[in-house]
Context: one part of a larger RNA
RNA sequence: CCGACUGGGGGAUGGCUCGGCUAGAGAGCCGAAGAAGGUCGUGACAAGCUGCGAUAAGUCGCGGGGAGAGGCAUGAAUCUCAUGGAUCCGCGAAUUGCCGAAUAGGACCUCCUGGCGCUAUGCGCCAUUCCUAUCAAAGGAAAGGGAACCCCCCGAACUGAAGCAUCUCAGUAGGGGGAGGAAAAGAAAUCAAACGAGAUUCCGUAAGUAGUGGCGAAUGAACACGGAAUUGGACAAACCGAAUCUCCUUGGGAAACCUUGGAGAGAUGUGGGGUAUGGACUGUCUCAGCCUAAAUCAUGGAAAUGGAAAUCGCCUGGAACGGCGUGCCACAGAGGGUGAAAGCCCCGUACAUGCAAGUGAUAUGGUUAUGUGACUGAUUCCUGAGUAGCGUGCGUUGGAUAUCGCUCGUGAAUAUGGGGGGCAGAAACCUCCAAUCCUAAAUACUACUCUAGACCGAUAGUUGACAAGUAGAGUGAUCGAAAGCUGAAAAGUAUCCUUGGCGGGAUGUGAAAAGAACCUGAAACCAGUCGG
Numbered sequence: 001c002c003g004a005c006u007g008g009g010g011g012a013u014g015g016c017u018c019g020g021c022u023a024g025a026g027a028g029c030c031g032a033a034g035a036a037g038g039u040c041g042u043g044a045c046a047a048g049c050u051g052c053g054a055u056a057a058g059u060c061g062c063g064g065g066g067a068g069a070g071g072c073a074u075g076a077a078u079c080u081c082a083u084g085g086a087u088c089c090g091c092g093a094a095u096u097g098c099c100g101a102a103u104a105g106g107a108c109c110u111c112c113u114g115g116c117g118c119u120a121u122g123c124g125c126c127a128u129u130c131c132u133a134u135c136a137a138a139g140g141a142a143a144g145g146g147a148a149c150c151c152c153c154c155g156a157a158c159u160g161a162a163g164c165a166u167c168u169c170a171g172u173a174g175g176g177g178g179a180g181g182a183a184a185a186g187a188a189a190u191c192a193a194a195c196g197a198g199a200u201u202c203c204g205u206a207a208g209u210a211g212u213g214g215c216g217a218a219u220g221a222a223c224a225c226g227g228a229a230u231u232g233g234a235c236a237a238a239c240c241g242a243a244u245c246u247c248c249u250u251g252g253g254a255a256a257c258c259u260u261g262g263a264g265a266g267a268u269g270u271g272g273g274g275u276a277u278g279g280a281c282u283g284u285c286u287c288a289g290c291c292u293a294a295a296u297c298a299u300g301g302a303a304a305u306g307g308a309a310a311u312c313g314c315c316u317g318g319a320a321c322g323g324c325g326u327g328c329c330a331c332a333g334a335g336g337g338u339g340a341a342a343g344c345c346c347c348g349u350a351c352a353u354g355c356a357a358g359u360g361a362u363a364u365g366g367u368u369a370u371g372u373g374a375c376u377g378a379u380u381c382c383u384g385a386g387u388a389g390c391g392u393g394c395g396u397u398g399g400a401u402a403u404c405g406c407u408c409g410u411g412a413a414u415a416u417g418g419g420g421g422g423c424a425g426a427a428a429c430c431u432c433c434a435a436u437c438c439u440a441a442a443u444a445c446u447a448c449u450c451u452a453g454a455c456c457g458a459u460a461g462u463u464g465a466c467a468a469g470u471a472g473a474g475u476g477a478u479c480g481a482a483a484g485c486u487g488a489a490a491a492g493u494a495u496c497c498u499u500g501g502c503g504g505g506a507u508g509u510g511a512a513a514a515g516a517a518c519c520u521g522a523a524a525c526c527a528g529u530c531g532g
Base pairs, nucleotide, nucleotide: 001532002531003530004529005528006527007526008525014519015485016484019456020455021453022452023451024450025449026448027446028445029145030144037099038098039097040053041052042051045075048072049071059093060092061091062090063089064088068081069080070079104113105112106111114126115125116124117123118122128142129141130140131139132138149180150178151177152176153175154174160167164214190197191196201228202227203226204225211219212218232438233437234436235384239272240271243270244265245264246263247262248261251258252257278382279381280380281377283375284374285373287371288368289367290366291365296361297360298359299358304353305352306351310326311342312325313324314323315322327344328343329333335347336346337345389410390409391408393406394405395404417433418432419431420430421429472479473478492518495506496505497504498503
């Protein structure tokens, strides 16, 4: 130096999984009745996590359950509770320090200091803004938070154009405001094209088309068609003119509603009527609609309850769930556990049962009577104004002369009227009726719950399977790990020898040391033995 072997070292690989990831379904707001989030406490011993709040790992009621219990957490020595039903599980209630919208005033490393009232060792009230108001007292509302989704406002740059300025990235990232379980949009002053359609939203398609564009880079619809889902309503006005409503209060009622008394709102118009299939107005005919749901019925359904059939024989083994043999159940042969692989051992599974809330139906209870619906007639009346339109300048859009919006200026008509029909203007034709409001579903998302997977299996999968946004780093904004596995059962090695101790030897436990540096235990690397 080479090879083999025996060990050490190391933690790959295999197996496992109380964790993740993705999809589907469900469910979807919390908060001055003080939230989300924190801080400080709270245990016999108690540092962390969890729970809880000076009633502090808990208190009370009802229901379930049935033998042990005193969380994770397996400890010594006591103790306590419990068949007079504990621990535990479900539903409901009580308590719930301090900070925090934080709200009596102030502070900002979670604290300090007041006033007023009362039944006074205590309890309650005292912020701001807005609304009501008898203008004194009083009553009500808002605020703040929420993973993503939604609407509105503000709004980049890198980049691409092979440079760069219009353009692009992009109305994106980011900032601000606001709402909800969805939001937004929405019942044509819309499209279409000579035929017609009939609110909105979403999907497919039309289509990378028509277009826009230093016509460069790039960008980019609509109609029609096929589907998902469907829903239509209310005002202003004409006409009538207080016929109306609110608060407090008496009585009845489950409620709807009716009723007594007082005060207020309201002629700058409450209420009726009415809204493009136009209506008011005139006349004729016709006869029903709406609200509530106590009781009843149906549905729904917490913890939980019932729930079939082998612990049969022999063999191997530490152990039978294995092998051989013989049976049984099945609306249950999903799954998990049990000393190896179990339909029949255990938990379960199919199926059935189970409080309350909730949901649906129904009048037997109320309410409307100047009402409901249809038709008719024609003189008259009504139908949203600094609006429509036009000019100028900007932004935006595929919108090009022909998108939508804004600043400033100008400025109509009144159904014999007005808007639109991708240049303008004229005529005709077609189509619709702006300048007021509401509206479910189809759609988006997943903090939360459940189920599933030709998803991962500890350098993977979330950053995080473990005291994880922890330890740690940074003045700070912020950055941010590593770390899973004894065994079926602790049976976690009594006793002896040795040692300062760690440890080693003998013996013992166990199927096996698997011995806690604990399943398996590769390679690098180190040592020894043997051979060359």
Large-subunit ribosomal RNA, domain I from a Candidatus Thalassarchaeaceae archaeon, 532 nucleotides, folded computationally. It matches the Rfam family "Bacterial large subunit ribosomal RNA". Gene Ontology terms of the family: structural constituent of ribosome and ribosome. The full RNA is in RNAcentral, with records from ENA.